[in-house]
Description
This is a predicted structure of an 82-nucleotide RNA (transfer RNA) from Candidatus Wildermuthbacteria bacterium RIFCSPHIGHO2_12_FULL_40_12. Rfam family: tRNA. It is annotated as a transfer RNA. It was read from a public genome assembly.
RNA sequence: GCCGGAGUGGCGGAACUGGCAGACGCGCACGGUUCAGGGCCGUGUAUCGUAAGAUGUGAGGGUUCGACUCCCUCCUCCGGCA
Numbered sequence: 001g002c003c004g005g006a007g008u009g010g011c012g013g014a015a016c017u018g019g020c021a022g023a024c025g026c027g028c029a030c031g032g033u034u035c036a037g038g039g040c041c042g043u044g045u046a047u048c049g050u051a052a053g054a055u056g057u058g059a060g061g062g063u064u065c066g067a068c069u070c071c072c073u074c075c076u077c078c079g080g081c082a
Stems, first nucleotide, its partner, number of pairs: 001081007010026003019065001027045007046055003058074005
C1' cells in the first nucleotide's frame, strides 16, 4: 500500500428485510433479611436540566417520513496479502 472484520452506558454484550436504543448479565448505590459479614431478595444506576423536556450507538457528512442498521470520507484496533 491492498483486502476483510470490529467500535453501543463503568465493564461484557443484545437490538439487523431501516420502525420503542441501551434488553440480559456483571459492577455500583440505597433498602430488606442477619448479631455482623457473605449470600439471597427489592428498587435504582448514560449526559444536561429544579422540572417539562432535550441530547446520546468511534468522528463528520449523505439518503430517508424515520438510521446503531444503508451510502461516502476519516480515526482507532484486529486479521490476511504484498

NCBI's taxonomy places the organism under Bacteria, Bacteria candidate phyla, Candidatus Wildermuthiibacteriota.